[in-house]
Context: one part of a larger RNA
RNA sequence: UUGGGCGUAAAGGGCUCGUAGGCUGUUAUACAAGUGUGGAUUUAAAUCUUGGGGCUAAACCCCAUAGCUGGUCUGCAAACUGUAUAGCUGGAGUUCAGAAGGGGAGACUGGAAUUCCGCGUGUAGGGGUGAAAUCUGUAGAUAUGCGGAAGAAUACCUGUGGCGAAGGCGAGUCUCUGGUCUGUAACUGACGCUGAUGAGCGAAAGUGUGGGGAGCGAACAGGAUUAGAUACCCUGGUAGUCCACACUGUAAACGUUGUACACUAGGUGUUGGUGGUUAAUCUGCUAGUGCCGUAGCUAACGCGUUAAGUGUACCGCCUGGGGAGUAUGCUCGCAAGGGUGAAACUC
Numbered sequence: 001u002u003g004g005g006c007g008u009a010a011a012g013g014g015c016u017c018g019u020a021g022g023c024u025g026u027u028a029u030a031c032a033a034g035u036g037u038g039g040a041u042u043u044a045a046a047u048c049u050u051g052g053g054g055c056u057a058a059a060c061c062c063c064a065u066a067g068c069u070g071g072u073c074u075g076c077a078a079a080c081u082g083u084a085u086a087g088c089u090g091g092a093g094u095u096c097a098g099a100a101g102g103g104g105a106g107a108c109u110g111g112a113a114u115u116c117c118g119c120g121u122g123u124a125g126g127g128g129u130g131a132a133a134u135c136u137g138u139a140g141a142u143a144u145g146c147g148g149a150a151g152a153a154u155a156c157c158u159g160u161g162g163c164g165a166a167g168g169c170g171a172g173u174c175u176c177u178g179g180u181c182u183g184u185a186a187c188u189g190a191c192g193c194u195g196a197u198g199a200g201c202g203a204a205a206g207u208g209u210g211g212g213g214a215g216c217g218a219a220c221a222g223g224a225u226u227a228g229a230u231a232c233c234c235u236g237g238u239a240g241u242c243c244a245c246a247c248u249g250u251a252a253a254c255g256u257u258g259u260a261c262a263c264u265a266g267g268u269g270u271u272g273g274u275g276g277u278u279a280a281u282c283u284g285c286u287a288g289u290g291c292c293g294u295a296g297c298u299a300a301c302g303c304g305u306u307a308a309g310u311g312u313a314c315c316g317c318c319u320g321g322g323g324a325g326u327a328u329g330c331u332c333g334c335a336a337g338g339g340u341g342a343a344a345c346u347c
């Protein structure tokens, strides 16, 4: 390279937008670049094909023959691709009228709990564990009543429920703001799909500067346990956890399943919308979200209109285990480290 793959065996990029590129609905006409066909000429010889011959045979050699990658012609054809022109509306989008939502950003507010502080009541314990001890308390704790302060998180509602591209999002009110779904018409008329490089977003931990610090709590200290115990358990406790701005750019970033479109039995829940029915309820359509299951697929497990089925377009990735996501170079970062990424050797 050909070929084969990527749910669990190696393999889907964390996610989105989007440049180049690749691919691209439907009708008519034209052109003839691709395409098909034909002619002429060329495509050195050798090689290669077929037939024949020569060395005792073969390799090898000789003769004939078929062919060879293409080039060329203002030749012919016009289905398909392409180009041009004129259209269409099933793709895509816009307007209008509705709907649901923890989608995002900012500001403000609430209650429960916790800790601390002050005052009162009150007296000997409290706390913790498998059992203890460290710890705390007659300088009055724990408990209880009232008042105050602070920070963080938002019980019930809560639901294989909702929203978001993913990460993720949950008390309430207001302001700003993104997307989705439905309905009926109208409008634009292929404006589409994918997407190397690139850009943006991206949990937790971590970093820088400045705040904040109730609870929890790496490190650390002490008490236990134990043969030991640099742990599990207990008492404390610093970074951190929180906020603002800036960085980092990674996760079992998982549905371990790339994105878009089309087609292919059903059954049963549930969320949003919209019809039929007076309502209840039943029922139709539609956009999600679960379970079961047919055909089919699969090594099996299982998947099964939310496909891992049947097809198309485009991107990413894989090629035995270890060495190794290491070394080296380049590059990004304040650093920690990230991205790219081997070989020797070995089984």
Stems, first nucleotide, its partner, number of pairs: 004318003007301002012315001014201004021194003025088007033081002035077003038073002041071002050064005091191001092188004096183004103177007110154001114150008125136002162169002206247006215241002220236004258314006266292011296303002320347003329340004